[in-house]
c-di-GMP-I riboswitch aptamer from Salipaludibacillus keqinensis, 92 nucleotides, folded computationally. Its mean pLDDT, the model's own confidence on a scale to 100, is 83. Lineage of the source: Bacteria > Bacillati > Bacilli > Bacillaceae > Salipaludibacillus. Of the family's consensus pairs, 95% are formed in the model.

RNA sequence: GAACGUUUGUGGCAAAACUAUGGAAACAUAGUGACGCAAAGCUAAAGGGGCUAAAGCAAUUCUAUUGAUUGCUAUGCCAGCCAGUUGCCGUU
Numbered sequence: 001g002a003a004c005g006u007u008u009g010u011g012g013c014a015a016a017a018c019u020a021u022g023g024a025a026a027c028a029u030a031g032u033g034a035c036g037c038a039a040a041g042c043u044a045a046a047g048g049g050g051c052u053a054a055a056g057c058a059a060u061u062c063u064a065u066u067g068a069u070u071g072c073u074a075u076g077c078c079a080g081c082c083a084g085u086u087g088c089c090g091u092u
Stems, first nucleotide, its partner, number of pairs: 002092004012037002017032006035080001041085003047082002049078003055073007
């Protein structure tokens, strides 16, 4: 330096659910809690993929509307989907 995660040590992270707060939502943060994880560290501002639609646009409905319904769109999110990048321990 490369590949790998069968074995050791120090340890680390924390799903669902519940509570509180923020948010239109997706979701985030904190606490409780452990389903799991060898990168479940970091990167969403320029790889793919996924979630949401306040707002905007379009259509429909209604006598009409600033109402209602449906569709599209990220500028909002997800790294515990793949990916990129850095790195601990062990083995070869």